[in-house]
RNA sequence: AGAGUCUGUUAAGUGAUCGCGGCUGCAAGUGUCGAAAGACCGCAGGUGAGGAAAGUCCGGGCUUCACAGGGCAGGAUGCCGGAUAACGUCCGGUGGGGGUGACCCCAAGGAAAGUGCAACAGAAAUAAACCGCUGCUUAGGCAGUAAGGGUGGAAAGGCAGUGUAAGAGACUACCGCCCGUCUGGUAACAGGCGGGGCAUAUGUAAACCCCAUUCGAAGCAAGACCGAAACGGAGCAUUGACGUGGCCCGCCAGCUCCAGGUUGGUCGCUUGAAAUGGCUGGCGACAGUCAUUCUAGAUAGAUGAUCACUCUAGACAUAACCCGGCUCAUGACAGGCUCUUUUG
Repeated sequence: AGAGUCUGUUAAGUGAUCGCGGCUGCAAGUGUCGAAAGACCGCAGGUGAGGAAAGUCCGGGCUUCACAGGGCAGGAUGCCGGAUAACGUCCGGUGGGGGUGACCCCAAGGAAAGUGCAACAGAAAUAAACCGCUGCUUAGGCAGUAAGGGUGGAAAGGCAGUGUAAGAGACUACCGCCCGUCUGGUAACAGGCGGGGCAUAUGUAAACCCCAUUCGAAGCAAGACCGAAACGGAGCAUUGACGUGGCCCGCCAGCUCCAGGUUGGUCGCUUGAAAUGGCUGGCGACAGUCAUUCUAGAUAGAUGAUCACUCUAGACAUAACCCGGCUCAUGACAGGCUCUUUUG
């Protein structure tokens, strides 16, 4: 210098004016709107989106409903240990795979319970004789054989030897596999020793399935409270009209009360597993502790516009109950490490 890999930071800046949403303080009145509940009106000050606010894919808080216990069905997860409120997330390891390397990737239990599927090719696909080899032969074939050829992703562990008519774990060594045992490790697992010829017979479980663990449902339009009009119910010995000239009674209205919870309003709503900084413990995820800070809360939904200046000329994108993650989109900058080349 080039190529790469991992981690972190930031999200144009400064000032002025106008405008918009909350908040705080002061100050209003026979005030305005409204049926009520309630809301609003002046001035000043301060404050007002993100790292992903996004996708709504997981997990939790919170709320309402359901719920004796257990089971069935269904879903999710699946190496080990730890972190956490919890997780399918994160951290540290193990095993496997990729890369020269820094480093990255893995849904990584069971195919020695059962079922399904495996195109084409090939003689044969879980069951074997097409060619070849060997023996016999009446020369048509019959028998043996999985070493070699051929097909295929896969043809009954690999390779070398012994053996044989030719062959074959039939036998032997090494490697692989399985079983037992010892050592190290919390464990996954690693290493050593011994045994078994290996009929456990190929692959596939993000195919059914089996095993283990785990899951009640719906979501802030959750939900709680206040509460018109109209409809409904009850009452009125002494309210009015009508049936009726009068009474009972009926009916219509009026008044009072009640229920329900619609229009509407208030709360839920932002102080929280909070943020920032320090210290302590831990490899780390994280935990503890001290100090400081308060940092949007709308309900048709607020962040904008204009002007001036500066520069590197500004990407992706706008909260709607709140947190922890994951995934996808994206500008700029910094640092660690790796490889290659060159120079000293």